A computed fold for a 511-nucleotide part of an RNA from Nesterenkonia salmonea, annotated as small-subunit ribosomal RNA, 5' domain. Taxonomically the source falls in Nesterenkonia (Bacteria, Actinomycetota, Actinomycetes, Micrococcales).
Context: one part of a larger RNA
RNA sequence: GGAUGAACGCUGGCGGCGUGCUUAACACAUGCAAGUCGAACGAUGAAGGCCGUGCUUGCACGGUUGGAUUAGUGGCGAACGGGUGAGUAUCACGUGAGUAACCUUCCCUUGACUCUGGGAUAAGCCUGGGAAACUGGGUCUAAUACCGGAUAUGACCGGCCUCCGCAUGGGGUGCUGGUGGAAAGCUUUUGCGGUUUUGGAUGGACUCGCGGCCUAUCAGUUUGUUGGUGAGGUAAUGGCUCACCAAGGCGAUGACGGGUAGCCGGCCUGAGAGGGUGACCGGCCACACUGGGACUGAGACACGGCCCAGACUCCUACGGGAGGCAGCAGUGGGGAAUAUUGCACAAUGGGCGCAAGCCUGAUGCAGCGACGCCGCGUGCGGGAUGACGGCCUUCGGGUUGUAAACCGCUUUCAGCAAGGAAGAAGCUUUAUUGUGACGGUACUUGCAGAAGAAGCGCCGGCUAACUACGUGCCAGCAGCCGCGGUAAUACGUAGGGCGCGAGCGUUAUCC
Numbered sequence: 001g002g003a004u005g006a007a008c009g010c011u012g013g014c015g016g017c018g019u020g021c022u023u024a025a026c027a028c029a030u031g032c033a034a035g036u037c038g039a040a041c042g043a044u045g046a047a048g049g050c051c052g053u054g055c056u057u058g059c060a061c062g063g064u065u066g067g068a069u070u071a072g073u074g075g076c077g078a079a080c081g082g083g084u085g086a087g088u089a090u091c092a093c094g095u096g097a098g099u100a101a102c103c104u105u106c107c108c109u110u111g112a113c114u115c116u117g118g119g120a121u122a123a124g125c126c127u128g129g130g131a132a133a134c135u136g137g138g139u140c141u142a143a144u145a146c147c148g149g150a151u152a153u154g155a156c157c158g159g160c161c162u163c164c165g166c167a168u169g170g171g172g173u174g175c176u177g178g179u180g181g182a183a184a185g186c187u188u189u190u191g192c193g194g195u196u197u198u199g200g201a202u203g204g205a206c207u208c209g210c211g212g213c214c215u216a217u218c219a220g221u222u223u224g225u226u227g228g229u230g231a232g233g234u235a236a237u238g239g240c241u242c243a244c245c246a247a248g249g250c251g252a253u254g255a256c257g258g259g260u261a262g263c264c265g266g267c268c269u270g271a272g273a274g275g276g277u278g279a280c281c282g283g284c285c286a287c288a289c290u291g292g293g294a295c296u297g298a299g300a301c302a303c304g305g306c307c308c309a310g311a312c313u314c315c316u317a318c319g320g321g322a323g324g325c326a327g328c329a330g331u332g333g334g335g336a337a338u339a340u341u342g343c344a345c346a347a348u349g350g351g352c353g354c355a356a357g358c359c360u361g362a363u364g365c366a367g368c369g370a371c372g373c374c375g376c377g378u379g380c381g382g383g384a385u386g387a388c389g390g391c392c393u394u395c396g397g398g399u400u401g402u403a404a405a406c407c408g409c410u411u412u413c414a415g416c417a418a419g420g421a422a423g424a425a426g427c428u429u430u431a432u433u434g435u436g437a438c439g440g441u442a443c444u445u446g447c448a449g450a451a452g453a454a455g456c457g458c459c460g461g462c463u464a465a466c467u468a469c470g471u472g473c474c475a476g477c478a479g480c481c482g483c484g485g486u487a488a489u490a491c492g493u494a495g496g497g498c499g500c501g502a503g504c505g506u507u508a509u510c511c
Stems, first nucleotide, its partner, number of pairs: 001511004006507005013376006019369002021334001026332003030329003035076003040073002043070001048065008083287003093211007102204002107200002111196004115149004124139006155179006161172004185192002213259003220250003225247008262284004266277004289310005312323004340366001342365003348362001349360004379409004389400004413452001415447005423438001426435002455500005460481003466495005476483002
């Protein structure tokens, strides 16, 4: 000098864009953050329409139509999105390869199908238990829920033929034999689905080469350990697990142990080499009160799912139950220190749905903070008896200083008034129309009046900027050298000056 997620002191006009718990992965009141589909299903049946009866002539009842609404069964989603950095020195990450050892819902694509039966169950109704959470029994019923049978282009397992390779081997819309297997309907106007299969896309899984901390006051370490055979398990290779066999494996090129730490793209600095760092944004990983476990599912060992144990908090009729903000706000606590219990789904994106649409603290916006960067303003021109006042003085004057007053002009920003967006490409809709949170915001025009808007640090040298008074090794200053003991340009105050300027200094950290 540059930089910061900064803090502190003094000061503070406006706007734009960013950014804001670095500490206690401490504990959390309250609200919201994941639902959706009636075009899968039984049920429920509102408004309205039509008909009839009664009559107080606009109300009641009955029938019919209609289909709003949704608790339940079922489907898809809930594994995404959002948060945090505790753990992790590890194939976790980065980069480059490999899988002839693998999986992939939804989507696209190729081909072939969607035949025929069955028994239940929730809701409902009846009836119990419990303070509650919740739960038992009986009975009735549906499905794209569940379970049989048929069929089989493919699939899988053998044999033959053929082509190819990278060792195990791989491919074939070639032939043949065998094995065990599928399906679901809804809507009606198009349509939306289901099963199997080929290829793709996307996402994931596993393996390997190389790379990136400190410590030897850690020198030996390891028994599923290292390898083999066989088996089990997995989507899949493999001591991943198990039985048996062998005795290996790693290590001064630092094993093992200890400490610290999420990694990277990047960011800061530097001419570069390098050093430091990993806030925001993006990619990957790990975690979700602490520890363990599996279930469901294409996908989890699952933040707002389940089970067990533990700590803590809450309810209780003492028998038993409920909970998990490292989601968005917010509270307490810790701390030098870090924001609103806001608005909207209008846009972008996501889930569900044929769609209308619903949900979305993702997201878009607004609020607070000079926390950072950038821009703008606090006026411009004239004006000398160089006024008054202040300060200094050699008492002549000098300086503050064209500064002020005064004259003329302008009106950015702020204020007031009027008009007023783009963002809506689109998406909807009897192809009439409807649709903006931000926001009456940005912007435009007009009005009035210099009107409402300057501070902070420093002035001995380094280092730009000097005098007076007070103090008298006192009070104090200080980054280093050092100032102060009676004329202090170094302390305090004043005048003046220098620097930067809505900021200026200090502290901390990095280069």